[in-house]
RNA sequence: GUCUUCAGGGCAGGGUGCGAUCCCCGACCGGCGGUGAGAAGAAAGUCCGCAAGCGCAAGCUGAACCGGUGCGAUUCCGGUACCGACAGUACAGUCUGGAUGGAAGAAGAC
Repeated sequence: GUCUUCAGGGCAGGGUGCGAUCCCCGACCGGCGGUGAGAAGAAAGUCCGCAAGCGCAAGCUGAACCGGUGCGAUUCCGGUACCGACAGUACAGUCUGGAUGGAAGAAGAC
């Protein structure tokens, strides 16, 4: 360099209601690369960047603190918080749909 494959999880139980996995109580989930935590493996949703999403384009785009150990941690341990595109529908991070799509990237073959 060419090609191939892979590449996202989640409302248990209960309340109200004609009707809600959408409201209320409660439950559950966490893409990819980086990082001083060190054989390998695993190890950050909220630190940096990317993808996804929106936009004709330039570009825009969520959320964390406290304590502990340690030379070193916003990544570990303990505690308490917070965040989550668009369209549909009784108001949705979790249902359905665009999507048998796209893709950061990972692995392999030559």